Overview:
A computed fold for a 469-nucleotide part of an RNA from an uncultured bacterium, annotated as small-subunit ribosomal RNA, 3' major domain. Its mean pLDDT, the model's own confidence on a scale to 100, is 86. RNAcentral holds the full RNA, with entries from ENA, Greengenes and SILVA.

[in-house]
Context: one part of a larger RNA
RNA sequence: UGACGGGGGCCCGCACAAGCGGUGGAGUAUGUGGUUUAAUUCGAAGCAACGCGCAGAACCUUACCUGGGUUUGACAUCCAGAGACCGCUACAGAGAUGUAGUUUUCCCUUCGGGGACUCUGAGACAGGUGCUGCAUGGCUGUCGUCAGCUCGUGUCGUAAGAUGUUGGGUUAAGUCCCGCAACGAGCGCAACCCUUGUCUUUAGUUGCCACCAUUAAGUUGGGAACUCUAGAGAGACUGCCGGUGUUAAACCGGAGGAAGGCGGGGAUGACGUCAAGUCCUCAUGGCCCUUACGCCCAGGGCUACACACGUACUACAAUGGCAGAAACAAACCGUUGCGAAACCGCGAGGUCAAGCUAAUCGGAAAAACACUGCCCCAGUUCGGAUUGAAGUCUGCAACUCGACUUCAUGGAGUUGGAAUCGCUAGUAAUCGCAGAUCAGCACGCUGCGGUGAAUACGUUCCCGGGCCU
Repeated sequence: UGACGGGGGCCCGCACAAGCGGUGGAGUAUGUGGUUUAAUUCGAAGCAACGCGCAGAACCUUACCUGGGUUUGACAUCCAGAGACCGCUACAGAGAUGUAGUUUUCCCUUCGGGGACUCUGAGACAGGUGCUGCAUGGCUGUCGUCAGCUCGUGUCGUAAGAUGUUGGGUUAAGUCCCGCAACGAGCGCAACCCUUGUCUUUAGUUGCCACCAUUAAGUUGGGAACUCUAGAGAGACUGCCGGUGUUAAACCGGAGGAAGGCGGGGAUGACGUCAAGUCCUCAUGGCCCUUACGCCCAGGGCUACACACGUACUACAAUGGCAGAAACAAACCGUUGCGAAACCGCGAGGUCAAGCUAAUCGGAAAAACACUGCCCCAGUUCGGAUUGAAGUCUGCAACUCGACUUCAUGGAGUUGGAAUCGCUAGUAAUCGCAGAUCAGCACGCUGCGGUGAAUACGUUCCCGGGCCU
C1' cells in the first nucleotide's frame, strides 16, 4: 500500500423479509458423471461445466473404432516429359479403386514458344481436429453496468508512499454542491445511438373507409378525414408553483401534460481479477508423426445402461377433461421456395394446380378466452408412458438410429423429505405464433404478441458488493 476478520460505522442489490409460481417425488426429453464397449471422438468442472461448443450425429457431418486401400499424396508452389480435360459403357469389388473399351483433340502466338487444365516421374515439400490455452494473438465468461481506476504539476514524507479520490450534504452514479495543500486532467458514470409511449407535418399504394353511390365481399367508383406505413419535426428541462435545505446541490408535494424527475426497454462493460475458457473456428512459437499420428472408402460408433446428478416438458385434474359452434394478435418467412381453391383419404398426406420475387399471393388455423352440451370426484371421459398392428413423408438409404398419422393398449403419477430456484409490472404466471439450423427431424434456443396478478412493514439476520476506519 493492499487483502482478510465469526472488528466497528454508513450504504446498495429479488440479498433477506412480504408474496406468486416452481425444482427436489412420477413418466419422458436432453446434457453430464459412472459403467460398459472394438469405439462409445474431443473439449467444458462451484457461482462463471452439465438443452454448454452442437443454429439441428441415419450416410455426410466425424475428429472415434473395425476392415479394405494409398504414399509428392484430398489441397499449394516449383522442375521435366506427355496429352486437351471432362464425359459415357462393360466387368470385378462393400466402396474407395482397378481393368478393358469408347468419345473429344483446348486458348493465345512474332510459329521460337507461352497460358489454363489433366496424367506420369523426381524431390524440395504438402498434410496432422497430434501435444502444450502454464509459450501466445484474437475472441469470450466472471466480479459487474458494480462506481470505481488513474495521471500531470504542486505540497508533505529519508523512503515505501500520501495528498488530490478524505470530510459535511446529496445522487442510480467519484452525480452534483459546500469545505479543504491542493489545482487541473484522462478512462469509466451520464448524454450523444436504436426502439417504444403523445402530437404535428409530408406522402397515399398493395394499406385505410367518415361522407356519396355500388357489392356476396373496401368488391368497384370515389375520398385523403381516420387507422396504418415511413421520412422530417415538436415534446420533459426539476422548466413552473409551494415547502424543506446552508441563500447550495438536492429532496418532498402540486399544477399543466400522452409522458415527471434516469418515462419503459435495448445496445454500450473502466483499470484490473480468476496462469478462468478456447492450440477442435481462425492465426501462431516450440515439440512430435512423415509408407503414418497424413489421405480415400465401406460398415459400425458418438443413440450403449445396474445406477447418480443438472436443465426442461407432460401430468397428477372440475379455476378441469371432452365434443360442438363463434371471435380477437404481433412479429416473421417464401422462386431449388410459399403453395390457395377443388377433388381423394378417418388421418398423417396425396392429385391437379391458381396466385406470389410479396403492405398485393401463400404459410395462416392464432391459442388460452367467451358460448352450448356431456362428464360428477373415480386412478376416472384425469394422465399419457409403454407395447402391438397398419400406414404417410423426407431421403441413394429410416435395421442399428428419423418425424408424423390411425386403430388398439393404457404404466407411474392423488401436489412431492431435507433442501433449493426465479420474479417488483404489462413483470411473474399462463396461452399460442414465427424464425435460425435444416432434405427430413425441436419438449432446446432466439424473437413475437394474447390474457394478466400478489407483495415489499422493513434492513436484525443469510449471500454478494461499494466507501471510511